[in-house]
The prediction has a mean pLDDT of 79. FMN riboswitch aptamer (RFN element) from a pig gut metagenome, 131 nucleotides, folded computationally. It matches the Rfam family "FMN riboswitch aptamer (RFN element)". Gene Ontology term of the family: FMN binding. The model forms 100% of the base pairs in the Rfam consensus.

RNA sequence: GCUUCGGGGGGUGGUGAAAUUCCACACCGGCGGUGAUGGGGCAUAUGCCCACAAGUCCGCGAGCCCUUGCCCAUGGCGGGGCCGAAUCGGUCAGAAUCCGAUACCGACGGUAUAGUCCGGAUGAAAGAGGC
Numbered sequence: 001g002c003u004u005c006g007g008g009g010g011g012u013g014g015u016g017a018a019a020u021u022c023c024a025c026a027c028c029g030g031c032g033g034u035g036a037u038g039g040g041g042c043a044u045a046u047g048c049c050c051a052c053a054a055g056u057c058c059g060c061g062a063g064c065c066c067u068u069g070c071c072c073a074u075g076g077c078g079g080g081g082c083c084g085a086a087u088c089g090g091u092c093a094g095a096a097u098c099c100g101a102u103a104c105c106g107a108c109g110g111u112a113u114a115g116u117c118c119g120g121a122u123g124a125a126a127g128a129g130g131c
Stems, first nucleotide, its partner, number of pairs: 001131005011025004026116002028106002030060004038052001039050005055104002063082005069077003086102005108119003
């Protein structure tokens, strides 16, 4: 430089004129890092290799707002701001990541109030792989 990939989830019942939006019980978890360690394999006591492992720990993306800079200018890029949520118990030398329990969180527009429906989006992107 080219190229490919790159987000999951509403079912049952209730109320109602109307709700996959409310209520009860359900269901889901992007990307990178970290991960005393746990799993598998090899070799012989200690080391090597492999894959996986955090929604709520750190960071990023997405989304919204501002913008006096740049550009091929209804916009894009750059810059700035905003931007969710976890405790307790156990094991241990050591736990924010393991095990258990109980909680909690989820852009904007639409619509009976939406993480799960429809829409911007056959988009963009953190990034991952290939050549």